A computed fold for a 74-nucleotide RNA from a Micrococcales bacterium, annotated as transfer RNA.
Lineage of the source: Bacteria > Bacillati > Actinomycetota > Actinomycetes > Micrococcales.
The coordinates come from a structure-prediction model, not an experiment, and the mean pLDDT is 81.
It matches the Rfam family "tRNA".

[in-house]
RNA sequence: CGGGAUGUGGCGCAGCUUGGUAGCGCACCUGCUUUGGGAGCAGGGGGUCGUGGGUUCAAAUCCCGCCAUCCCGA
Numbered sequence: 001c002g003g004g005a006u007g008u009g010g011c012g013c014a015g016c017u018u019g020g021u022a023g024c025g026c027a028c029c030u031g032c033u034u035u036g037g038g039a040g041c042a043g044g045g046g047g048u049c050g051u052g053g054g055u056u057c058a059a060a061u062c063c064c065g066c067c068a069u070c071c072c073g074a
Stems, first nucleotide, its partner, number of pairs: 001073007010026004020057001028044005050066005
């Protein structure tokens, strides 16, 4: 320098193909249960989707630029 992949709550991921305002597991908080811990059960909080712009009534999703990490090539 060229090509590709990935980027979504604290962590790991799904959702993108088929645009309709975000979900799962673990973790966390509260309650019940227990002598206590753990386990179990019930309820709850937390993200505007790497970043900037565009298209659209509407964008995590489509388009363009940029950034970070990883892989391949030179």